[in-house]
Predicted 3D model of RNase P RNA and transfer RNA as a complex of 456 nucleotides.
């Protein structure tokens, strides 16, 4: 140089015009005296995700919220947080890529159930065909037997031999899992050495379940204060209501002269609070104009490439004859690949607070920078 | 704001503990019945299970994650 992959930031500026919300404020006007309505002038005013509501907290209130079961959630390992379905670093399996490096998954199948369709003889314990011993004249039965064959996504660790009727970790060598014990690295997860054990009967826990942790419940339309009105009128009712699902222990009302608001119905459709250095109410941050900034398209020049006279200035050497400068310009054609310059003309994405706050996940046109990887060429 | 539910044929639903090739009933073609429609009968078409992504052998159904769409709430006695 070109491809790539990571990491980080950014995601328009500045100036006038006119408009918008918020608090101040200058003036008018009404007024139930609280304020409003216009109107001057200040000042402030979205995002990296404000958004999906997926997780966690603050905060509020349900009787200060108690035991056990359900239930629901995490889930290799260390450190980091208030916390979390976060962050960071590290393991370990499998998948992409040449490589940087990216991506998925993590406890337990030796506690136990369930399930593994078709196919197949069998899906976890079983014998279809084969090989094989017995009986039998045969046809077949009765028994070995996964070493071969068919079948599946998955069938008894592979391979060699020993054995045997025939076989087969039954036995034995060598590889490979797996347990287990020594030491060793590493805080660990775990990794790599050694040694002993034929221990080798499978998958699946994003099925159920065990173990280890961890969750009471609703949400700011929570909820607190005023004010204004309407009918506690009617059904239901004996228990109800608070931790919602069950038990259960607690509080509080109630128990026919009737609890509760469960259903009808009926009133209000206000204020202030919560509530923030933008702030709320069905919800304000935007419109046009210049100049710019990236930036995409197209042209022209520089430039690059092809050609290119003449011996005419300047420099520089000189043997004074010339050489070098020099195809190097001019000039003539061709081309926008990259770099600059000028012009035209397009042009800037996703999207927008609503209690607040750390995450996550998802959208996102452009455009900067750094790490590295790979492939060419140059010195 | 905030809770919580649903997407399957044109419409309306079914689909169980994941199992081969997803159904049912109106609708539509199409033949046949009838002088002819209707009605009946028979026979076919017609789905990205709302998209993507894992989990498994194997996903309409399990797990995520996104799009649509629909309910539901205030206050007062």
């Nucleotide at each position: 140089c070109a491809g790539g992959u990571c990491g980080g930031c950014u995601g328009g500026a500045c100036g006038g015009u006119c408009g918008c919300g918020g608090c101040u404020u200058u003036g008018u006007g009404c007024u139930u005296a609280g304020g409003c309505a216009c109107u001057u002038a200040g000042u402030c005013g979205a995002g990296g995700a404000a958004a999906g509501u997926c997780c966690g907290c603050a905060c509020u209130c349900c009787g200060c919220a108690g035991a056990g079961c359900a239930c629901a959630g995490c889930a290799c390992c260390g450190g980091g947080g208030a916390a979390a379905g976060c962050c960071c670093g590290g393991g370990g399996u499998g998948a992409g890529g040449u490589a940087a490096c990216u991506u998925a998954c993590c406890g337990g199948a030796u506690a136990g159930g369930g399930c593994c369709a078709c196919a197949g003889a069998a899906a976890c314990a079983g014998a279809c065909a084969g090989c094989u011993g017995c009986c039998g004249c045969a046809a077949g039965g009765c028994g070995g037997u996964c070493a071969u064959g068919g079948u599946g996504c998955a069938a008894a660790g592979g391979c060699g031999g020993u054995g045997u009727a025939a076989g087969a970790g039954a036995c034995c060598a060598c590889c490979g899992g797996c347990g287990c014990c020594u030491g060793c690295a590493g805080u660990a997860a775990u990794g790599g050495a050694g040694g002993c054990g034929g221990c080798c009967a499978g998958g699946u826990a994003a099925c159920c379940c065990c173990c280890a942790c961890u969750g009471g419940g609703a949400g700011c339309a929570a909820g607190g204060c005023c004010a204004a009105g309407c009918a506690g009128g009617g059904a239901c009712g004996a228990g109800a209501c608070g931790c919602u699902g069950c038990u259960c222990g607690c509080g509080u009302c109630a128990u026919u002269u009737g609890a509760g608001u469960u259903c009808c119905g009926g009133g209000u459709a206000g204020g202030c609070u919560g509530c923030a250095u933008a702030g709320a109410g069905a919800g304000a941050u935007g419109a046009c104009c210049g100049u710019c900034c990236a930036g995409g398209u197209g042209g022209a020049g520089c430039g690059u490439c092809g050609g290119g006279a003449a011996g005419g200035a300047a420099c520089u050497c000189u043997u004074c004859g010339g050489a070098g400068c020099g195809u190097a310009a001019a000039c003539c054609g061709a081309c926008c690949u990259u770099u600059c310059u000028u012009c035209a003309u397009c042009g800037g994405a996703c999207a927008a607070a609503a209690u607040g706050c750390g995450g996550c996940u998802u959208a996102u046109a452009g455009g900067c920078c750094g790490g590295c990887c790979u492939g060419a060429g140059g010195c | 704001g905030g809770g919580c539910g649903c997407g399957u044929a044109g419409c309306u639903c079914a689909g169980c503990u994941g199992g081969u090739u997803a159904g049912a009933g109106c609708g539509c073609a199409c033949g046949g019945u009838u002088c002819a429609c209707a009605u009946c009968c028979g026979u076919g078409a017609g789905g990205u299970c709302g998209a993507g992504g894992g989990u498994u052998c194997g996903a309409g159904u399990c797990c995520c994650c996104c799009c649509g769409c629909g309910c539901c709430c205030a206050c007062c006695a």
Rfam match: Bacterial RNase P class A. Rfam classes the family as a ribozyme.